[in-house]
C1' cells in the first nucleotide's frame, strides 16, 4: 500500500532541535506562522479501540492513536425555507441558509 467493521462538534503542552513555510490532496474561504509555525525527540498530559483485572456498571494503562481552528469549513446527492425571476402565480434555472447521506482523507481492530 488494499479489503471489511467501528468512531469522530468531548479532552489534553511545556522543552530542546531545526529554519519556511503550513492545516491529508484539488479549487474557494476562514486561519496558524521568524513573539520560530509545520515536522523530529524528550518529558508530561488526555482517551480507551485493541489489551489486563473484574464480570456487565466498573477499574487499570501494556501496544496504538491524539494533545490550534468541527475530519478548521466548503465542494457531490437529496429535502425544507428564503432570495432572484414574472403583470400575477406556478415551476425550472441560478445564489444563499440549515438538516440528512455520499465521498474522500484520519485512527483503531482483524484479514489476506
Nucleotide at each position: 500500500g488494499g479489503c471489511u467493521u467501528a468512531u469522530a462538534g468531548a479532552g489534553a503542552a511545556a522543552g530542546a532541535c531545526g529554519g519556511a513555510g503550513g492545516g491529508a490532496u484539488u479549487g474557494g474561504a476562514c486561519c496558524c506562522u521568524g513573539c520560530g509555525a509545520u515536522g523530529u525527540c524528550u518529558u508530561a498530559g488526555c482517551a480507551a479501540c485493541c489489551u489486563g483485572u473484574g464480570c456487565u456498571u466498573a477499574c487499570a494503562a501494556g501496544g496504538u492513536g491524539c494533545u490550534a481552528c468541527g475530519u478548521u469549513c466548503u465542494a457531490c446527492u437529496c429535502a425544507a425555507c428564503c432570495a432572484c425571476u414574472u403583470c400575477a402565480a406556478a415551476a425550472a434555472c441560478u445564489g444563499g441558509u440549515u438538516a440528512a447521506g455520499a465521498a474522500a482523507g484520519a485512527u483503531a481492530a482483524g484479514c489476506g

A computed fold for a 112-nucleotide RNA from a Bacteroidota bacterium, annotated as SAM riboswitch aptamer (S box leader). Model confidence (mean pLDDT): 84 of 100. The sequence was found by an Rfam model in a public genome assembly. Taxonomically the source falls in Bacteroidota (Bacteria, Pseudomonadati).